Description:
Small-subunit ribosomal RNA, central domain from a marine sediment metagenome, 352 nucleotides, folded computationally. The prediction has a mean pLDDT of 87.

Context: one part of a larger RNA
RNA sequence: CUGGGCGUAAAGCGCGCGUAGGCGGCCGAGUAAGUCGUAUGUGAAAGACCGGGGCUCAACUCCGUGUAUUGCAUGCGAUACUGCCCGGCUGGAGAAAGGUAGAGGCAAGUGGAAUUCCCGGUGUAGCGGUGGAAUGCGUAGAUAUCGGGAAGAACACCUGUGGCGAAGGCGGCUUGCUGGGCCUUUUCUGACGCUGAAGUGCGAAAGCGUGGGGAGCAAACAGGAUUAGAUACCCUGGUAGUCCACGCCGUAAACGAUGGGUACUAGGCGUUGGGAGGAUUUGACCCUCUCAGUGCCGUAGCUAACGCGUUAAGUACCCCGCCUGGGGAGUACGGCCGCAAGGCUGAAACUC
Repeated sequence: CUGGGCGUAAAGCGCGCGUAGGCGGCCGAGUAAGUCGUAUGUGAAAGACCGGGGCUCAACUCCGUGUAUUGCAUGCGAUACUGCCCGGCUGGAGAAAGGUAGAGGCAAGUGGAAUUCCCGGUGUAGCGGUGGAAUGCGUAGAUAUCGGGAAGAACACCUGUGGCGAAGGCGGCUUGCUGGGCCUUUUCUGACGCUGAAGUGCGAAAGCGUGGGGAGCAAACAGGAUUAGAUACCCUGGUAGUCCACGCCGUAAACGAUGGGUACUAGGCGUUGGGAGGAUUUGACCCUCUCAGUGCCGUAGCUAACGCGUUAAGUACCCCGCCUGGGGAGUACGGCCGCAAGGCUGAAACUC
């Protein structure tokens, strides 16, 4: 490179936006670049193939209007498909209008429970903790209990194989600003589409910088236990951190371990949002159909098996990413990025 692959064997970029590029709906006309046909020229000789000849055979060699030389050029022709160009269409895509659900995002405000601490009252000898204890706290009055106050963080029930978001993720309540989705009816634009190397943005936790904050929890650390030891598991404490603002970092079992798009291919049961119809006593109820989501089971088919199965891992097409035995190694070197930690890119020797 060809090929074969990527749920679990090696392999889907963490997720968007998007440049180039690749690919692209229906109808008609033109053109004839791709494509196809044909003719001519060329495609040296040797070599190869075929046929024949010569050295006793063979290798070798000679001969031929022979074949191949899959190519290139030019002329003529074909027009289904692709391209280009022109015109049109509405089914893809988008817009408008009317509805609608939601922890989607940002900001400000606000509420109650709990925890800790402080003040005061009652009250007295214990409390706490464990497998059992001890360290620890307490007669300078703790624990318990009542009243008052302060602070920070998180939002019980509702809560749901519920919802929203591209992913990370999002949960008290109210208000403001704001993104996306879904449904319905017609109307409008008229292929405006899909994917996406580069590039660019977002991106849990931990970590970093500056400044704040600090209730609870808690790496490190200290002590008490356990143990042969115990740099652990258990207990008592406890600092970074966890929280806020701004700026970095850019990773993850960033997982559905399953890239995105479109079309097609049995059903059954649940559930969320919308629409239509029906039954009915007006109904949040019930039944049927339908669009969009989210689950379970399962047919064909697929799969090494497990399993997947209209939310495909089935049947196909388009585009991107990635894999190519294990270790060495996600290391070294170089480059780029970062304050650092480190990240991205990413070998070889050697070895099995």